Description: Predicted 3D model of a 538-nucleotide part of an RNA (large-subunit ribosomal RNA, domain I) from a Bacteroidia bacterium.

Context: one part of a larger RNA
RNA sequence: GGCAGACGGUGGAUGCCUUGGCUCUCGGAGGCGAAGAAGGACGUGAUAAGCUGCGAAAAGUCCGGGGAAGGAGCAAAUAUCCAUUGAUCCCGGAAUAUCCGAAUGGGGCAACCCGGCAGGUUGAAGGCCUGUCAUUCCGCAAGGAAGGCAAACGUGGGGAACUGAAACAUCUAAGUACCCACAGGAGAAGAAAAUAAUAAUGAUUGCGCAAGUAGUGGCGAGCGAACGCGCAAGAGCCCAAACCGUUUAUGUCGCAAGGCAUGGGCGGGGUUGUAGGACUGCGAUAUGGCAAGAAGGAAUCGAAGCGGAACGUUUUGGAAAGAACGUCCAUAGAGGGUGAGAGUCCCGUACGCGAAUCGAUUAUGAAGCUUAGCAGUAUCCUGAGUAGCGCGGGACACGUGAAAUCCUGUGUGAAUCUGCGGGGCCCAUCCCGCAAGGCUAAAUACUCCCGAGAGACCGAUAGCGAACCAGUACCGUGAGGGAAAGGUGAAAAGAACCUCGAACAGAGGAGUGAAAUAGACCCUGAACCCGUCUGCCU
Numbered sequence: 001g002g003c004a005g006a007c008g009g010u011g012g013a014u015g016c017c018u019u020g021g022c023u024c025u026c027g028g029a030g031g032c033g034a035a036g037a038a039g040g041a042c043g044u045g046a047u048a049a050g051c052u053g054c055g056a057a058a059a060g061u062c063c064g065g066g067g068a069a070g071g072a073g074c075a076a077a078u079a080u081c082c083a084u085u086g087a088u089c090c091c092g093g094a095a096u097a098u099c100c101g102a103a104u105g106g107g108g109c110a111a112c113c114c115g116g117c118a119g120g121u122u123g124a125a126g127g128c129c130u131g132u133c134a135u136u137c138c139g140c141a142a143g144g145a146a147g148g149c150a151a152a153c154g155u156g157g158g159g160a161a162c163u164g165a166a167a168c169a170u171c172u173a174a175g176u177a178c179c180c181a182c183a184g185g186a187g188a189a190g191a192a193a194a195u196a197a198u199a200a201u202g203a204u205u206g207c208g209c210a211a212g213u214a215g216u217g218g219c220g221a222g223c224g225a226a227c228g229c230g231c232a233a234g235a236g237c238c239c240a241a242a243c244c245g246u247u248u249a250u251g252u253c254g255c256a257a258g259g260c261a262u263g264g265g266c267g268g269g270g271u272u273g274u275a276g277g278a279c280u281g282c283g284a285u286a287u288g289g290c291a292a293g294a295a296g297g298a299a300u301c302g303a304a305g306c307g308g309a310a311c312g313u314u315u316u317g318g319a320a321a322g323a324a325c326g327u328c329c330a331u332a333g334a335g336g337g338u339g340a341g342a343g344u345c346c347c348g349u350a351c352g353c354g355a356a357u358c359g360a361u362u363a364u365g366a367a368g369c370u371u372a373g374c375a376g377u378a379u380c381c382u383g384a385g386u387a388g389c390g391c392g393g394g395a396c397a398c399g400u401g402a403a404a405u406c407c408u409g410u411g412u413g414a415a416u417c418u419g420c421g422g423g424g425c426c427c428a429u430c431c432c433g434c435a436a437g438g439c440u441a442a443a444u445a446c447u448c449c450c451g452a453g454a455g456a457c458c459g460a461u462a463g464c465g466a467a468c469c470a471g472u473a474c475c476g477u478g479a480g481g482g483a484a485a486g487g488u489g490a491a492a493a494g495a496a497c498c499u500c501g502a503a504c505a506g507a508g509g510a511g512u513g514a515a516a517u518a519g520a521c522c523c524u525g526a527a528c529c530c531g532u533c534u535g536c537c538u
Stems, first nucleotide, its partner, number of pairs: 001537009015523001016487002020458002022455007029447002031149002039100003042055003046078001050074002061094006070082003105114003115133007135146004153184001154182005164171001168218001194201002205232005215223002236439003239383001243268011273417001275382004279376004288370003296364001298362006305353003311326005328343001329333001335347003388412008398424001419434005474481002494522001497509004
C1' cells in the first nucleotide's frame, strides 16, 4: 500500500410525514376611489428588533348581537392588570383614521418645505390649532361630475418580427404578440334596404353538424366559408319628418293689438313595406297588456352561532384507539384529533334550529307607461354631400379576379312611392326587402377575490419563484433578475448537580424519557469520501 471483516466519522440520498401548492366542480362576488383608493412612509406595547393589528382616541374606542371562563396576537418569562356587574373571542354597525400617494392651496429629490383667507389661541408673534383654497367638464348660480388603481374576459384605435413556404419577394406567422383609449359584470351584436329560390324562413348570440366540403391560393406553403338541419335561450321597442299647439329670436308692416316670412326650443302626433303615417269622414274613450319595477312591508338566502345518539372490562405495551370477551347508537360507519389502528373519548357528521344589525334575491307593490277599428287616396311626410360612380386602400373564407357585398382617403354626385336597395360581373322577368337615427334582457366569455367540495395531481432538487418573516437575502446605475432554507419528543419532561477544561467551546458522569447512536448541527440516516482495530497478501 491492497483486500476482507467489525466499529465509527462525514454526508444528507431514501422511506415515512405535511402546515404549502397544482388542476378543477358548484355557489357567491364581480369592483375600490376626492366621504381621499390601491400601495406605502412613520408611528403605536410596561419592557418590543421583526411579523401581525391599529392610527396621536394608535395590538385599540363606542353600540347591538352571539358566547361562557378564562384573558392581555405571533411569543416564552417577569411585572402590572382585565374578567360571571359576562372579559378575551366571533359577527354587524358606528367613531377615530398622522404623512405620502390620483394627491387636488403652492412647491418638491414621495412620505418633506412654504403659503393665502376665515375663526380660535385674554394682547402680540418669522408661533400653534381648526376649516378652506387644484384642474377640466356641465350649470345663470347654488351645486354636481370626472381624474387614479385593479387578475382575466370585452369593444374600438394602432400594429410587428422570428417562423413556414425546406432559399425568397406575393403569401404565411396574424390582425397574433405588443402599445393606446374606453366599458361592464359581462361586453359586443340585435329586431331585415336579411336569407333563400318557384318551396319557404323570419332580430341577435352561443354550441353540434353541414365540412376540411364549396371555394381561395407564387392554384405553392397554406387559408377556409355559407345555405340548410339539430339544440341552448327567447322580447321586443323608441325617435326624426308630415300635421296641430305653444314659446322664442331675427327681419318686415303697423300707433298699437297683431299680421307675414325664416329659424330655434317645448308639448301633442307618428314609426312602416301584403307599405305606413299625416289629412278627411265614420266609430271608440272601453278593454287588454306591462317590466326592462320607487318607497314600504313580506318571504328566502348570506354575514356570528345552537342542539345533536351510542362502551365497558381484561390483556400486551411507555401509551390502546390494537387483541380477547360482552354490549350499544345509527336520517350520524364523511373527515380530523387524541401517547399505535376509536361509529359509541374530543371536534365533528346525519338531521333539526338561529339575527337586534347589515347585505342579497324573489314575489308583491304604486306613481306611471302602453295598446285599437272601418272607409277615402286629391295633397303632404317617411333620415343627402347620403346612395351610386371614378381613383387609391381596407374588410369579407374570397390574394383584382368575371368580383357582387360592406367600410372610406380623394373627386364627383342621384331618386323621393309611378320611389329606392338586394338576390356574387351585367341585362330582363320574377322574388325578397325599405339604407343613409337610436335602445334592448337571456342563452356566451373570464376569475384578482369569498364559501363549500373533488382529484388513477405533487409531497420539500417535487408542487407556485415562495410549505420557513419570499418577490425576502443577494445581483444590477436601471429596466430587471432572483435564491437557498421543512421534521427532537406523546409531552420540554430541553438535561438540576458533579468532574475535566481558560471557557458561555467541548467532553465524561448524574438525571428525564419507551428510546438520548431521539440532546436541540436533534425522525430514518444510503452512497462517495476519511478513519480505528483485527486477519491475510505484497